Predicted 3D model of a 464-nucleotide part of an RNA (small-subunit ribosomal RNA, 3' major domain) from a bacterium.
The prediction has a mean pLDDT of 82.
Context: one part of a larger RNA
RNA sequence: UGACGGGGACCCGCACAAGCAGUGGAUCGCGUGGUUUAAUUCGAUGCUAAUCGUAAAACCUUACCAGGGUUUGACAUGUUAGAGAAUCCGCCUGAAAGGGUGGAGUGCCGCAAGGAGCUCUUUCACAGGUUCUGCAUGGCUGUCGUCAGCUCGUGUCGUGAGAUGUUGGGUUAAGUCCCGCAACGAGCGCAACCUUUAUCUGGUGUUAUAUAUUUCUCCAGAAACUGCACCGUUACAACGGUGAGGAAGGUGAAGAUGAUGUCUAGUCAUCAUAGACCUUAUGUCCUGGGCAACACACGCGAUACAAUGGGAAAGACAAUGAGUUGCAACAUCGUAAGGUGAAGCUAAUCUCCUAAACUUUUUCUCAGUUCGGAUUGAGGGCUGCAAUUUGCCCUCAUGAAGUCGGAAUUGCUAGUAAUCGCGGAUCAGCAUGCCGCGGUGAAUACGUUCUCGGGUCUUGUACA
Numbered sequence: 001u002g003a004c005g006g007g008g009a010c011c012c013g014c015a016c017a018a019g020c021a022g023u024g025g026a027u028c029g030c031g032u033g034g035u036u037u038a039a040u041u042c043g044a045u046g047c048u049a050a051u052c053g054u055a056a057a058a059c060c061u062u063a064c065c066a067g068g069g070u071u072u073g074a075c076a077u078g079u080u081a082g083a084g085a086a087u088c089c090g091c092c093u094g095a096a097a098g099g100g101u102g103g104a105g106u107g108c109c110g111c112a113a114g115g116a117g118c119u120c121u122u123u124c125a126c127a128g129g130u131u132c133u134g135c136a137u138g139g140c141u142g143u144c145g146u147c148a149g150c151u152c153g154u155g156u157c158g159u160g161a162g163a164u165g166u167u168g169g170g171u172u173a174a175g176u177c178c179c180g181c182a183a184c185g186a187g188c189g190c191a192a193c194c195u196u197u198a199u200c201u202g203g204u205g206u207u208a209u210a211u212a213u214u215u216c217u218c219c220a221g222a223a224a225c226u227g228c229a230c231c232g233u234u235a236c237a238a239c240g241g242u243g244a245g246g247a248a249g250g251u252g253a254a255g256a257u258g259a260u261g262u263c264u265a266g267u268c269a270u271c272a273u274a275g276a277c278c279u280u281a282u283g284u285c286c287u288g289g290g291c292a293a294c295a296c297a298c299g300c301g302a303u304a305c306a307a308u309g310g311g312a313a314a315g316a317c318a319a320u321g322a323g324u325u326g327c328a329a330c331a332u333c334g335u336a337a338g339g340u341g342a343a344g345c346u347a348a349u350c351u352c353c354u355a356a357a358c359u360u361u362u363u364c365u366c367a368g369u370u371c372g373g374a375u376u377g378a379g380g381g382c383u384g385c386a387a388u389u390u391g392c393c394c395u396c397a398u399g400a401a402g403u404c405g406g407a408a409u410u411g412c413u414a415g416u417a418a419u420c421g422c423g424g425a426u427c428a429g430c431a432u433g434c435c436g437c438g439g440u441g442a443a444u445a446c447g448u449u450c451u452c453g454g455g456u457c458u459u460g461u462a463c464a
Base pairs, nucleotide, nucleotide: 001464002463003461004460005459007458008457009456010455011454012453013452015448016447019412020411021410022409023408026303027302028301029300030299031298032297033296034294035293042053043052064289065288066287067286068285069284070283073126077125078124081121082120083119084118087104088103089102090101091100092099093098108115109114128278129277131276132275133274137272138271139267140266141265142263144261149188150187151186152185153184154183155164156163157162168179169178170177194255195254196253197252199222200221201220202219203218205216225249228243229242230241231240232239305405309364310363311362312361313360314359315358321352322351323350326345327344330341331340332339333338371402376397377396378395379394380393381392382391418440419439420438421437422436423435424434
């Protein structure tokens, strides 16, 4: 100087407390461990792995396994020799890849020899490797933590390591600001500058709209700064409290933004890269299988256990987005999934698109039920070469566990939690996941003794 303490003081955070809804029990879905397997490819493992890489494993993906092939190679550049325009179409064999074989075709430049380009065979350099080491690395990322810290120049002090500044008194979300001070300044962080949103003004008017200057669209600007008033204070400071006005008040709300560093954190399987290794195989092509197995254990979710509810009928109100290999109105067939025909739309024009919870009426009357929907049987639909291993959906039948969950444990402070539906990426098909959107819309916070994490000062130390 740090680190540590079941030392001290002060401060902060959904950290506790106060509340609301859950998880842990049930069934199912997904992921992981384990076991099994020819293979169940690989990585991630307390917080910081486990609906994670994977924003889509039937083939492909695919890296794994079995079998069948191939060796200048599926891909790149050059090179030796030879043949042929390129290119196109068949036939045999085969699970395919591949192997064998036949036909059409004779282009461009050049008088010709030949040349350019392309294809095939061949030679050599080389290609190739999701092979290994993330403890050789770059880049990127997680975490402490959006915590308020981390440093430097000059000066001063100290033999020196170092100290001071950065400590102290107040204050703040903040090393934020003020005052003081052997310090005076500065840098990276904080804040602000950027984006969205809430109000108004002016303009804009295509395709929006009740044809009205209303809603809405886009553009430019205004507005909020403790500016004003009062009160408080070792202080005429910083700041705090209350109020007015205001659409908004003290960072208005949200996003992006992540200092020096820590974890020899993660990733050689995004990519790049050093070294090592394979080179008739650890490369590469294909078919089939596997990644989907199942005594069990863990994590994250979905659906429920019902009457604040289930069923039936009628009625109302959104926003974000997407669409030409696409979205599809409307008509019609089908109980339905869906089929057939088909207008419009490269979109403020057309379509997806009836939002659902909600309201009204009615039924069920507390039961393993008109709750709950797992499981199983039968019949269909869609996508796609292909749905058996292994897709999604519909109809009929079947109707399991489950009556609110032990110890323990998670999220959340306001348009939040809870609850309700909608859209998108991926995508032929497949969403209870992810990323967004709006509707309805709470309770509680006395407080900082305790638990966890963090910051500042101080103290002890046989630790570095």